Context: one part of a larger RNA
RNA sequence: UCCAGCGAGUUAAUACUAUAAGCAAGCUUAACCUGUGAUAGCAGGGGAGGCGAAGGGAAACCGAGUUUUAAUAGAGCGAUUAGUUUAUAGUAUUAGACCCGAAGCCAAGUGAGCUAACCAUGACCAGGGUGAAGCCCGUCGAGAGACGGAUGGAGGCCCGAACCGGGGUGCGAGGAAAAGCGCUCGGAUGAGUUGUGGUUAGUGGUGAAACGCCUAACAAACUUGGCGAUAGCUGGUUCUCCCCGAAACAUAUAUAGGUAUGACCUUUGCAUUUAAAGAUCGGCGAGGUAGAGAUACUGAAAGGGGAUGGGGGGCGUAAGCCUACCCACCUCUACCAAACUCCGAAUGCGUCGAUUGUGUGCAAGGAGUCAGUGAUGCGGGGCAAUCUCGUGUCACAAAAGGGUAACAACCCAGACCAUCGGCUAAGGUCCCUAAUUUUUUGCUAAGUGGGCAAGGAAGUGAAAUCGUUAAGACAGCUAGGAGGUUGGCUCAGAAGCAGCCAUCCUUUAAAGAAAGCGUAACAGCUCACUAGUUAAACGAUUUUGCACCGACGAUUUAACGGGGCUUAAGCAAAAAACCGAAGCCGUGGCUUCGUCGCAAGAUGAAGGGUAGGGGAGCUUUGAUACAGCUGUGAAGUCUCGUCGUGAGGCGAGGUGGAGCGGUAUCAAGUGAGUAUGCUGGA
Numbered sequence: 001u002c003c004a005g006c007g008a009g010u011u012a013a014u015a016c017u018a019u020a021a022g023c024a025a026g027c028u029u030a031a032c033c034u035g036u037g038a039u040a041g042c043a044g045g046g047g048a049g050g051c052g053a054a055g056g057g058a059a060a061c062c063g064a065g066u067u068u069u070a071a072u073a074g075a076g077c078g079a080u081u082a083g084u085u086u087a088u089a090g091u092a093u094u095a096g097a098c099c100c101g102a103a104g105c106c107a108a109g110u111g112a113g114c115u116a117a118c119c120a121u122g123a124c125c126a127g128g129g130u131g132a133a134g135c136c137c138g139u140c141g142a143g144a145g146a147c148g149g150a151u152g153g154a155g156g157c158c159c160g161a162a163c164c165g166g167g168g169u170g171c172g173a174g175g176a177a178a179a180g181c182g183c184u185c186g187g188a189u190g191a192g193u194u195g196u197g198g199u200u201a202g203u204g205g206u207g208a209a210a211c212g213c214c215u216a217a218c219a220a221a222c223u224u225g226g227c228g229a230u231a232g233c234u235g236g237u238u239c240u241c242c243c244c245g246a247a248a249c250a251u252a253u254a255u256a257g258g259u260a261u262g263a264c265c266u267u268u269g270c271a272u273u274u275a276a277a278g279a280u281c282g283g284c285g286a287g288g289u290a291g292a293g294a295u296a297c298u299g300a301a302a303g304g305g306g307a308u309g310g311g312g313g314g315c316g317u318a319a320g321c322c323u324a325c326c327c328a329c330c331u332c333u334a335c336c337a338a339a340c341u342c343c344g345a346a347u348g349c350g351u352c353g354a355u356u357g358u359g360u361g362c363a364a365g366g367a368g369u370c371a372g373u374g375a376u377g378c379g380g381g382g383c384a385a386u387c388u389c390g391u392g393u394c395a396c397a398a399a400a401g402g403g404u405a406a407c408a409a410c411c412c413a414g415a416c417c418a419u420c421g422g423c424u425a426a427g428g429u430c431c432c433u434a435a436u437u438u439u440u441u442g443c444u445a446a447g448u449g450g451g452c453a454a455g456g457a458a459g460u461g462a463a464a465u466c467g468u469u470a471a472g473a474c475a476g477c478u479a480g481g482a483g484g485u486u487g488g489c490u491c492a493g494a495a496g497c498a499g500c501c502a503u504c505c506u507u508u509a510a511a512g513a514a515a516g517c518g519u520a521a522c523a524g525c526u527c528a529c530u531a532g533u534u535a536a537a538c539g540a541u542u543u544u545g546c547a548c549c550g551a552c553g554a555u556u557u558a559a560c561g562g563g564g565c566u567u568a569a570g571c572a573a574a575a576a577a578c579c580g581a582a583g584c585c586g587u588g589g590c591u592u593c594g595u596c597g598c599a600a601g602a603u604g605a606a607g608g609g610u611a612g613g614g615g616a617g618c619u620u621u622g623a624u625a626c627a628g629c630u631g632u633g634a635a636g637u638c639u640c641g642u643c644g645u646g647a648g649g650c651g652a653g654g655u656g657g658a659g660c661g662g663u664a665u666c667a668a669g670u671g672a673g674u675a676u677g678c679u680g681g682a
Base pairs, nucleotide, nucleotide: 001682002681003680004679005678006677011095012094013093014092015091016090017089018088019087020086021085022084023083026051027050028049032045033044034043035042036041055062056061065077066076067075068074098236099235101233105226106225107224108223109222110221116200117199118198119197120196121195122194123193124192125190127159128158129157130155134151136149137148138147139146140145163187164186165185167184168183169182170181171180202218204214205213206212239617240616241615242614243613244612249262250261251260252259253258264368265366266365267364268363269362270361271360272359278356279355280354281353282352283351284350285349291343292341293340298337299336302333303332304331305330306329308328309327310326311325312323313322314321315320372396373395374394375393376392377391378390379389380388381387401412402411403410416589417588418587419586421585422584423583427579428578429577430563431562432561436576438575439574440573441572442571443570449565455549456548459546460545461544462543463542464541465540466539467538468537476533477532478531479530480529482506483505484504487501488500489499512527515526516525517524590607591606592605593604594603595602596601618671620668621667622666623665624664625663626662628660629659636655637654638653639652640651641650642649643648
């Protein structure tokens, strides 16, 4: 992993509700007893007790009333009747209460054959080295003693086996081994190692102390019990069809992944009854958003001007004067606001009417939900985010189908079933790939299309405005571009061209007291400007379409889905066809609800669906009753056929070899694929 079997809302009491039945102002028995029978049960007895028929008051008490009160007022609660018993179903409460699952807590016991420490009694440590004290001899010394030589054999001494250990490293890792193997390494007469026997026990021991160790498990051992501990948590929860169908919000919560009440869903009853929901159109209303505005307020706020006033600063003894300063004011131009408004939409809202359309309210039973997500409109926070917090709508959630290459939330569109019929939506029509290599007019040359900004540019199309031009433009070429003058000042110099001031006049077709390069300064080269030549268009600005640059990333083209595409198979604007979905239509069928009908049926509408509510069924095992099948072959099993929307049913044949199903009721150990489920097998 697979197969088979087992495996989860049960039972009891009580309560509420619904349905059914009995009796009814009443209903009903419990234990128990009697009869019968078989111990199940059935029939009879049993009225204890319970509920109901009267309430009000704290109570005394009164009573269709009563309480409050001084009250006969007022007010509160009542009265003008339906209950009760049983069964079934749903739900709740109490119990293990749908099933499995803790870590833990407590009690009583079992453990020191592992290991920790200790007690008693035994055992063990090759060999080699070093050479303490003491003692002896010698020399010196007055002596204490010193020195030298022998002897001696100390030490948690040295080297190193056994033994004990486990520092490093390699291997081993479903191992040879639930801790090992190889190499290397530490201690090795000591706080040494070790045998045997014994002691200490679980909030306890032991510990040269690591929360270490206490039998492969110890921040509180193991076994059994309390025990089905508890688990607001995770997982799982078994047949079918039909109808409806949510929520992820509010409030509260030692509350935030739980729960309660409400909102939203469902079922039943009653009421309303043909008008209410909703939609569209029209009439009439309220409003202060978007927008807009600014002598219409409150504020904010840029620039220019004005002159009145005030302040500051400067000068002055003062009068006063000045002011590239500040404020207020006036005025012009431009302009801002969620907490500004002289104004002011759309949409939405209210109400009335018309058309369409089918609910609404109340009561009761049952829920689920209280982790939401994306898009879009408008907002708060944030640099931003598939970010976060609001609010309206839509979708997903709980929605399949078509489109978007693929893609919950985008676009189209809401799947009852069948159909080898038709029409369309979004989106498409060269090939992959269903449908135009369709028509008309333009644009693009960038493979732009088929990723990107500020910014940049004689790309190119369209539109517009202003100019120049056959009295010759624009560009090119030829020629001129002068004189006073080296203007004045400054300066070492300053001559058009460092800087400052001025910027005139003359000759001219024209020529700046010079636009640029240049020189130390001159010089020199251009320009503006002018003439000639040539010959027909040229220049500037604005708006706009499509292109260009800007454009650098990590496995592989990889930024059209691919091929491939250039008067397009790209872009823009038109036109006509076609394709295209579970949409719509056609044909046949099923179910639900409404209306009509005695019925059969007719007719209209409806039938996506998670949590969840409701309805109707299938199957298994057993019980009771009735009628049956079976050795002329039961159950089981295999194959085939057939019926039913389905769970499933029936039939035929093979196998099998002894029991079995039908109808009507009843009762459940009644349905498996998932629980790292359990047991067995492969």
Overview: This is a predicted structure of a 682-nucleotide part of an RNA (large-subunit ribosomal RNA, domain II) from an anaerobic digester metagenome. The RNAcentral record of the full RNA draws on SILVA.